[in-house]
RNA sequence: GCCGACAUAGCUCAGCUGGUAGAGCAGCGGUUUUGUAAACCGUUGGUCGGGAGUUCGAAUCUCUCUGUCGGCA
Numbered sequence: 001g002c003c004g005a006c007a008u009a010g011c012u013c014a015g016c017u018g019g020u021a022g023a024g025c026a027g028c029g030g031u032u033u034u035g036u037a038a039a040c041c042g043u044u045g046g047u048c049g050g051g052a053g054u055u056c057g058a059a060u061c062u063c064u065c066u067g068u069c070g071g072c073a
Base pairs, nucleotide, nucleotide: 001072002071003070004069005068006067007066010025011024012023013022019056027043028042029041030040031039049065050064051063052062053061
C1' cells in the first nucleotide's frame, strides 16, 4: 500500500430478508441464614464508534472517517 472482519449496557455477546434493543455476569433492593456465601424474586443501566445519505421508519442498507484484529505484498 491492497483486501477482509469487527465496533451494541460496567464486562462477554445476541439481535443482519429495515418496524419503538435483549441475555448472561456485574451493580442495587428484597426473601432465606446466627452471619457470610450460594440460591430465588424484583430492579437500574445503552439515542447501537463519529458524520452524512436512502426511507414513512435505520443497530440493520449505502458512503466516508476513526479505532481494533487478521491476510497479502
A computed fold for a 73-nucleotide RNA from a Burkholderiales bacterium, annotated as transfer RNA.
Rfam family: tRNA. It is annotated as a transfer RNA.